Small-subunit ribosomal RNA, 5' domain from a metagenome, 543 nucleotides, folded computationally.

Context: one part of a larger RNA
Parts: sequence; structure tokens; C1' cells
RNA sequence: GAUUGAACGUUGGCGGCAUGCUUAACACAUGCAAGUCGAACGGCAGCAGCGGAAGGUAACUUCUGGCUGGCGAGUGGCGGACGGGUGAGUAAUACGUAGGAAUCUGCCCUGUAGUGGGGGAUAACCUGAGGAAACUCAGGCUAAUACCGCAUACGUCUUUGUUAUCGAGAGAUAAAGAAGGGAAAGCGAGGGACCUUCGGGCCUGGUGCUAUGGGAUGAGCCUACGUCGGAUUAGCUAGUUGGUAGGGUAACGGCCUACCAAAGCGAUGAUCCGUAGCUGGUCUUAGCGGAUGAUCAGCCACACUGGGACUGAGACACGCCCCAGACUCCUACGGGAGGCAGCAGCGGGGAAUAUUGGACAAUGGGGGCAACCCUGAUCCAGCAAUGCCGCGUGGGUGAAGAAGGCCUGCGGGUUGUAAAGCCCUUUCGGUGGGGAAGAAUGGCUAGGGGUGAAUAGUCUUUAGAGAUGACGGUACCCACAGAAGAAGCACCGGCUAACUCCGUCCAGCAGCCGCGGUAAUACGGAGGGUGCGAGCGUUAAUC
Repeated sequence: GAUUGAACGUUGGCGGCAUGCUUAACACAUGCAAGUCGAACGGCAGCAGCGGAAGGUAACUUCUGGCUGGCGAGUGGCGGACGGGUGAGUAAUACGUAGGAAUCUGCCCUGUAGUGGGGGAUAACCUGAGGAAACUCAGGCUAAUACCGCAUACGUCUUUGUUAUCGAGAGAUAAAGAAGGGAAAGCGAGGGACCUUCGGGCCUGGUGCUAUGGGAUGAGCCUACGUCGGAUUAGCUAGUUGGUAGGGUAACGGCCUACCAAAGCGAUGAUCCGUAGCUGGUCUUAGCGGAUGAUCAGCCACACUGGGACUGAGACACGCCCCAGACUCCUACGGGAGGCAGCAGCGGGGAAUAUUGGACAAUGGGGGCAACCCUGAUCCAGCAAUGCCGCGUGGGUGAAGAAGGCCUGCGGGUUGUAAAGCCCUUUCGGUGGGGAAGAAUGGCUAGGGGUGAAUAGUCUUUAGAGAUGACGGUACCCACAGAAGAAGCACCGGCUAACUCCGUCCAGCAGCCGCGGUAAUACGGAGGGUGCGAGCGUUAAUC
């Protein structure tokens, strides 16, 4: 000099854009942060509509009917493995770069084939029982895109080495045989003939489902090289190193097991100890380097502590389950409940770090045909000079060089065109008025094309009108009044820009050299000056 997620002192007008627990991975009250689908299913508690019955002149009240919109609880599907947080652990099961082969991949895109025919349950519900509660048990009824057999396709394995093709052969492909494994005849929409038990069949187009090929995306695995300090850590290892066989996995492999062999690593630093998430980057620097890893982005690890699995395409799972532990809470003492390193917020720790805010309008995500619902992701607002950037605190004129202050050699000098006065302007702030963009989808309407037997808005594509904004009456524009509301901080011995007076034998200053014991440009005050300026200094830290 540059820099900071800074803090402290002092001062403080506005705006834009960023940033904001670096410490206790300490403990957490309260609310919210993951739901959705009735176009999978049986149903119907509540709400609304409609119908029926009774009372009533009527209004209305009561009872009743899943009939309709819709829908609590339940079965079922998809999603809760994403998104969000934190950096404890980890020095290599990580990260970065470059390669590799023995793998899987829900939803998505694309192709091929299929979607046949049966069965038995169970929740909800009803009845009963236990319990303080959490919740649980028994009996009975019922549905499915829930569950289970059968057929076919297909894949795997085995046998024959017979048949066919290729091949010198090994073998490969196809055929044949055996065991095991598969579907949702689903759902909603429209409809001219035909059939009908009047439910529909049937047809059309849509969406699901099953098997399989390819793709895309995502994930798992392997190898090489690189990645902090310590030798006052020199030897380390027994599934250890390799082989055979088997098991296991989506997959290779001591990954696991049995047997066999005795190996493997190490001064090019093994092992051990300490420290640490890694990277793109960031800071500094002419560069080389050095330091660092907040925000943003990629990867990894973790979710009260330790261990384990289940489900699933994917987890050994932050807001799942089980066990153990510590802690907290409820209890009728028999037994139960919980996990903010999600967003806010509270206590604590600390020099120190914000609101128990608004909205799903946009972007994105989950579910759904869609409407839509959910979304503390996100977008916004609030707080903080924490940082960067911009603007303002007025402009012109004005010498009697006013008054006052300070200095003085008493003549004057300086503050100083500074002020006053006169003439202007009105940014920002204030008040009033106008007022965008962020919005295009979707849905509705009704034209054209396609699909189709159809002139079926059934599906698809295209066109038109209108609606949808948390921020927010925000940005921006116009008008009004009036210089009106808006300057401080550090320093002035040398380094280092800036000097005098007064006080002070002490009080003090100080980054280094050093100042102060009667004229201190170094202490304290004043006048003046210098530097920066909504900041300025100090401390800490890096180059």
C1' cells in the first nucleotide's frame, strides 16, 4: 500500500447492489418447512345442492335418501433418496485431473409384441373388550390399478452334441427338452348403425399396465498421478499378500468362507501422532509465489450419540422403523412421547452477526388428464454504514477586508469572500397527482388443419378476445413550498502532508526513534493548518 463474513470508539442525510453465529456439531418453548391423486377403490363423517316425510299460514325446523357437487378418515399409487442445513468426522472408502470395464437406472424419448382366463382375503364400517394415555385386541361384512395361482410371450439354466448356418478348431447363433418367474378383461371421454339381461356390449381416440431392444439422464465400481506438518514416530500387516473352489453383489474383487502357498508395504517416508472437508475460486503480487476455501457453483460427509436393517429404481434414509445410551417432557407409576447442523425465534457461549414478516405473482420442484393443491426452495419486504458504488448537505456575487476569536515586534497579521447583505437554483428528503415492465401459459370461446364411420371441441395443433402481481401505488414522470431538513473523524517532532500561544518539575504520549525536570511545534487545552469524508480512526488478520 492492498484486502476482510470483521469488532471497538466516535459521528451519521438518501438511494442502488451485495453480505450478515467465523464462538457451543451447545440445549431448545411455539408456529410453519412434503404432500398429492375421487380420471385406482369401497364408501360418506362434515359442508353445499336436490328429492322425500313430519310439524308449520309462510319463513323455517326436525328426520331421511350417496341422488349430485365434493370429500374427513381408510385401502391403493406416485413423491417423502429432490429441494433446504451444517462441516463434526475424514490425510484418503475424500477431492482434482486423465483414463477404464465387470454394472444398475423410477419418471422421460423412441421401436417391437401383448393386455387372455380365474381365485381367496383385508382395512374402512358394524359389534364387543382392554388402557390414564399412547394405542391395542377379538368377532362379522366389503372393494380395487391391493394380493395370489393358470395360459401364452420373454429371459435364465440344463441336456442332447441330434438338426441347420458360420468357423481350420475352440466355439457362436437358431431349433428341441426340463424347472422357476408375468399383465390392470384397468380408468375416464365421445358416438352412427347393430346387439342387449337396459348395467352395457361394440366402435373411436386418450391415458395407464406387462415383456423386451435402443437412447438420454443419474448412480455404483476400478486404475494412474497430484493434494498439510512431525523421524524427539522406523519398522508395519494375519484376511494380512497371492492362488483354487464356493458363497454373495446390480457388478469386478479377501467382499465373505474353506483349503493351499508365504507373502505384501517401507528413508522416493510405511506405521503412528497432530491438524484439516476438497475443488472452481478469493485476497495479495509486475510475475513467480504466499495466504485462504464466507457468500455463489461442483463433489464428499453428517443429521441427539453408537449400531442395524426394512421398503424401494434409488437410502442403510435430517422432519421413516428397530435396539442401546445420555438428556428433556407426560403419567392414574402399569407405561408412553421427543430430537431446529430446515425458516423464523428463545436461552447459553462470545468482541460479534438480523424478522416468531408477505406471497406462491414469477422461476423451479412434488402430485394430478386438468382445474388446482402443497412448496420458510424461491421471489420479495423488515433490521444493520457490514462492504462496494452513486448522489446530496447549495450556486453566483459580495472588502466597511465588519464584529468576535487567536497571535503580535502594538504598526498590524490571521480566521477571510469566510460570514452578513443582494441575486438565483431545488437534486435528495417532504406533500399532492399520474404511473410502467416483470404476464405468458393455463382455462374459456369459437374459426382452420390432423385423427376418425362421424358435420363427435373426444384428442392434438394453430388463431382470437379477455383474466391473473406478493413486491406496491414500487420504479419512473409531473407539480408545489422553501436554502429550507442533512459533517464529521484522525493527525500536525522525524519517518509523514500540516505551527503558534497558554497550562504542566507532575499528569501523560508512543508504531519505531523517542518526548516531559520553567519558554515542550512530541503531554492537556485553544487558535490556525493538513488528510480523508458519511464516514474517519484503532485493534485483529493475510499478502

Annotation:
Its mean pLDDT, the model's own confidence on a scale to 100, is 81. RNAcentral holds the full RNA, with entries from SILVA.